[in-house]
RNA sequence: GCCCUCAUAGCUCAAUGGACAGAGCAGGACUCUCCUAAGGUCAAGAUCCGGGUUCGAGUCCCGGUGGGGGCU
Numbered sequence: 001g002c003c004c005u006c007a008u009a010g011c012u013c014a015a016u017g018g019a020c021a022g023a024g025c026a027g028g029a030c031u032c033u034c035c036u037a038a039g040g041u042c043a044a045g046a047u048c049c050g051g052g053u054u055c056g057a058g059u060c061c062c063g064g065u066g067g068g069g070g071c072u
Stems, first nucleotide, its partner, number of pairs: 001071007010025004018055001028042004048064005
C1' cells in the first nucleotide's frame, strides 16, 4: 500500500428495509427479610462520524475513524 471483517446501553449480545431498537449482567428506586444475600416489581440507559438511496436505514451504497485478520 491492497483486501476481508467488526463497531448498538457501563459490559456481553439480539434486531426480513417497516410495532416504541429488545434481552442478560451491572447500577438506581421500591418490595420481601430480624439483617444481608437471593427472589419480585418499576424506572432509566445505546445504533462510531459525515454524506447518499428510499415513503421509510441499526440494516443497503460511498467516504472517514477505530479494533481484529490476511496479502505484499
A computed fold for a 72-nucleotide RNA from a Pseudomonadota bacterium, annotated as transfer RNA. Model confidence (mean pLDDT): 80 of 100. The sequence is in RNAcentral, with records from ENA. Rfam family: tRNA. Its family is annotated with triplet codon-amino acid adaptor activity in the Gene Ontology.